[in-house]
């Protein structure tokens, strides 16, 4: 220095790079390759461009792997007074309205021949969740009534 094995820790717009783009000493090297917000009942199977906006204005292009999400089935649970059924959903019914919440870019400093990288302080979103308000939710049984 390389290979193999084992253990521990870390990541989820997370990790990696043989394409492309860009830089350099033209030979081979190097740089970049998602900015945050949001996101888990359990098991099995499936599919794979899978929510929201900001920046930029072909590169956040393209490829590989993964996380979360999505669809179906089952179980458990939540909601419509209680129970059964039906329906919808998942910390939990549907619809509508109001409220409210970033980081990068840019800027400044430092490093590098350069592409670019690191740090710093301040500003500006939307959706989901959350909070408040309004309207609505089948059939049957019980019941003074709901």
């Nucleotide at each position: 220095u390389g290979u193999u094995u084992a253990a521990u820790a870390u990541u989820a717009g997370c990790g990696c790079c043989u394409g492309g783009a860009c830089c350099u000493u033209u030979a081979a090297g190097g740089u970049u390759g998602a900015c945050g917000a949001g996101g888990a009942u359990a098991g099995g199977a499936g599919a794979u461009u899978u929510u929201c906006g900001a920046a930029a204005g072909a590169u956040u292009c393209g490829g590989c792997g993964g996380a979360u999400g999505c669809u179906c089935c089952u179980a458990c649970g939540u909601g419509u007074u209680u129970c059964c059924u039906a329906c919808a959903c998942g910390a939990a019914c549907u619809u509508u309205g109001u409220g409210g919440c970033a980081a990068a870019u840019a800027u400044g400093a430092a490093a590098g021949u350069g592409a670019u990288u690191u740090c710093a302080a301040a500003a500006c979103a939307a959706a989901u969740a959350c909070a408040c308000a309004a309207a609505g939710a089948g059939g049957g049984a019980a019941u003074u009534a709901u």